[in-house]
RNA sequence: UUCUGUAUCCGGCAUACCUGUCGCAAGGCAGGGACGCAAAGCCUCCGGUCCCAAGCGAAAUAGCGCUUUGGAUAGCGGGGUUGCCACC
Numbered sequence: 001u002u003c004u005g006u007a008u009c010c011g012g013c014a015u016a017c018c019u020g021u022c023g024c025a026a027g028g029c030a031g032g033g034a035c036g037c038a039a040a041g042c043c044u045c046c047g048g049u050c051c052c053a054a055g056c057g058a059a060a061u062a063g064c065g066c067u068u069u070g071g072a073u074a075g076c077g078g079g080g081u082u083g084c085c086a087c088c
Base pairs, nucleotide, nucleotide: 004086005085012037013036017032018031019030020029021028022027035075041081042080043079045078046077047076048073049072050071051070053068054067055066056065057064
């Protein structure tokens, strides 16, 4: 240094839920809170899932399926990129 992740040090992040706030929504942010995480740091390039709107299909409606524009999710996976520790 690479791979790897069973131990240690400094430590780090924070699910559900609650409160406030922003957003039509998915969801974001802040505080509380910890289910978990060795990249649960960062990036939507690929696939997935979800949301709004429009269109199409069958349909009485609701709702459902498909397509497209725009969005969300990096804690869905892959990929890219940076990085702490070092028992063996």
A computed fold for an 88-nucleotide RNA from a Gammaproteobacteria bacterium, annotated as c-di-GMP-I riboswitch aptamer. Model confidence (mean pLDDT): 83 of 100. The model forms 95% of the base pairs in the Rfam consensus.